[in-house]
RNA sequence: GGGGGUAUGGCGGAACUGGCAGACGCAGCGGACUUAAAAUCCGCGGGCCGCACGGCCGUCCGGGUUCGACUCCCGGUACCCCCA
Repeated sequence: GGGGGUAUGGCGGAACUGGCAGACGCAGCGGACUUAAAAUCCGCGGGCCGCACGGCCGUCCGGGUUCGACUCCCGGUACCCCCA
């Protein structure tokens, strides 16, 4: 230098043919149980609008296509593999 792959909440990881993003699990938080704790069970478990409701934003970064994008197109970054 050329080619291929990967990038999604704090972590692992799913999302089909473009059609409700964060399923499922873990950490963590709250509660039940216990003399107390562990284990177990229940709820929450991305951010913001103080909570709820409802809404907005959020898929490595910047653009584009589309009614609609994690998904398609263009450019870039990081890491891994192959070739030279």
Predicted 3D model of an 84-nucleotide RNA (transfer RNA) from Hydrogenivirga sp. 128-5-R1-1. Lineage of the source: Bacteria > Pseudomonadati > Aquificota > Aquificales > Hydrogenivirga. It matches the Rfam family "tRNA". Model confidence (mean pLDDT): 81 of 100.